[in-house]
């Protein structure tokens, strides 16, 4: 150096709730917070999940639909749900 591996040790990352905030919603940011975490760094590339506004379809209602209500759909979300890709800290081994 590179591959495994995760005793130590320096530190890093921050989950749920809670307060703002942005968003239709999933959720994202931003303080708190500390449930984990050996990449819980990065990247929606491949899946698996969740949202379903727009938009299609139906269905009530017949006075009027710029309404309700249902199902379908991601181009929206998730990287702390798995892989994959890159980058990386330390070294009793």
């Nucleotide at each position: 150096a590179u591959c495994c591996a995760g005793a130590a040790a320096c530190g890093g990352c921050a989950a749920a709730c809670c307060u703002g905030u942005c968003g239709a919603a999933a959720g994202g940011c931003a303080g708190c917070g500390a449930c984990g975490c050996a990449a819980a760094g990065u990247u929606a590339c491949g899946g698996g999940u969740c949202u379903a506004a727009a938009c299609g379809u139906a269905u009530c209602g017949u006075a009027u639909g710029u309404a309700a209500u249902a199902c379908g759909c991601a181009u929206g979300a998730u990287c702390g749900c798995c892989g994959a890709a890159c980058c990386g800290c330390c070294u009793a081994g």